[in-house]
RNA sequence: AGCUGAAAAAGGCAAACCCAUCGAAAGGUGGGGACGCAAAGUCACCGGUCUAAAGGAAGCGGUUGGUUGGCUUUCCAGGAUGGCGGGGCCGCCAGG
Numbered sequence: 001a002g003c004u005g006a007a008a009a010a011g012g013c014a015a016a017c018c019c020a021u022c023g024a025a026a027g028g029u030g031g032g033g034a035c036g037c038a039a040a041g042u043c044a045c046c047g048g049u050c051u052a053a054a055g056g057a058a059g060c061g062g063u064u065g066g067u068u069g070g071c072u073u074u075c076c077a078g079g080a081u082g083g084c085g086g087g088g089c090c091g092c093c094a095g096g
Base pairs, nucleotide, nucleotide: 003095004094005093012037013036017032018031019030020029021028022027035083041089042088043087045086046085047084048081049080050079055075056074057073058072059071060070
């Protein structure tokens, strides 16, 4: 320097669920709690997945007519997910 994680030690993180809080949502954050994790450290760069507020489209209803606004459906990530895969960077212990 690279590979590996059988056994061990020192430590670390924390799913579901509950409470609080932020958010339109997905989801985040804090506290409790542990299913698990050798990168479950870190970076949304590529792919996947989730959400669809704003915006676009179609329709409905209303109106003398039109605009705005309303309702329904649909498209869309610039939102989110690293505990989905890949990649970058960094790192503890042990073994060959």

Annotation:
This is a predicted structure of a 96-nucleotide RNA (c-di-GMP-I riboswitch aptamer) from a Rhodocyclaceae bacterium. Rfam family: c-di-GMP-I riboswitch aptamer. Gene Ontology term of the family: cyclic-di-GMP binding.